Predicted 3D model of a 72-nucleotide RNA (transfer RNA) from Aerococcus sp. The coordinates come from a structure-prediction model, not an experiment, and the mean pLDDT is 82. Rfam family: tRNA. Its family is annotated with triplet codon-amino acid adaptor activity in the Gene Ontology. Taxonomically the source falls in Aerococcus (Bacteria, Bacillati, Bacilli, Lactobacillales).
Order: sequence, then structure tokens, then C1' cells
RNA sequence: GCGCUCGUAGUGUAAUGGAUAUCACAUAGGAUUCCGGUUCCUAUAAUUGGGGUUCGAUUCCCCACGAGCGCA
Repeated sequence: GCGCUCGUAGUGUAAUGGAUAUCACAUAGGAUUCCGGUUCCUAUAAUUGGGGUUCGAUUCCCCACGAGCGCA
């Protein structure tokens, strides 16, 4: 330099045109306990950036940025 795959809470993930963006761990609060752990309940927190297509974009298209893999 060229090609391919990918980018979603603190972490790992689901959703692949349409419902309040899913679940788990973590974090915070509460219940339980003499205290802690376990268990249960509740809450907070996310679509890399810009543009386009569409009635509607996490999803499709383009550019940029970043990560990984391959070729040279």
C1' cells in the first nucleotide's frame, strides 16, 4: 500500500429495517444475617464520528477514525 472481518453500558453479548435497544457479570440501594458471604428485589449505565437512503437506521450505502486477520 491492497483486501477481508469487526466497532452497542465498566466488562462480555443479543437485536440485522419498526414495541421502552436484550441478557449476564460488575456497581449502587434495600430485604435476609450478630457481622460478612450466599440468595432475593430494585435502580443507574450503551449503539465510534460525520454524511446519505427511508415514513422509520444499531441494522442498508459512502467517508473518516480505531481494532484484528491475510497478501505484498